c-di-GMP-I-GGC riboswitch aptamer from Geopsychrobacter sp., 89 nucleotides, folded computationally. Its Rfam family is "c-di-GMP-I-GGC riboswitch aptamer". For this family Rfam cites "Bioinformatic analysis of riboswitch structures uncovers variant classes with altered ligand specificity" (Weinberg et al., Proc Natl Acad Sci U S A, 2017). The coordinates come from a structure-prediction model, not an experiment, and the mean pLDDT is 88.
RNA sequence: ACCGACAAUGGCAAAAUCAGAGAAAUCUGGUGACGCAAAGCCACGGGUCCUCUUUGUGUUCAAGCAAAAGGACAGCCGGGCCACCGAAG
Numbered sequence: 001a002c003c004g005a006c007a008a009u010g011g012c013a014a015a016a017u018c019a020g021a022g023a024a025a026u027c028u029g030g031u032g033a034c035g036c037a038a039a040g041c042c043a044c045g046g047g048u049c050c051u052c053u054u055u056g057u058g059u060u061c062a063a064g065c066a067a068a069a070g071g072a073c074a075g076c077c078g079g080g081c082c083a084c085c086g087a088a089g
Stems, first nucleotide, its partner, number of pairs: 002089001003086002011036002016031006034075001040081003044078003047073005053068005
C1' cells in the first nucleotide's frame, strides 16, 4: 500500500412520522434504524427525478408530448479528493 475481521474505539442513518423551507424534485431539524468500511466531501461523465421559465408541437381551450434552460439526487453507476482502526493474507 492493497485488503477488510463475529476485533476495538467511534461514526452515519433507509422507510415511516412530526415540525419547518421550497412551485416541485427535494432539503433542514426531532423521533426512528433498513442498511453502510468511506452511507465523508465534489454534480466531472452517465443515469434518474422536478418545472416558478422559454420554445416547438398539440388542443376549441386545456391536458399531454419534445427540446432548451435552470434545479435536485453523492444511500444509482463510474471518476476525483480526503480520512479512523489493524487480525489474517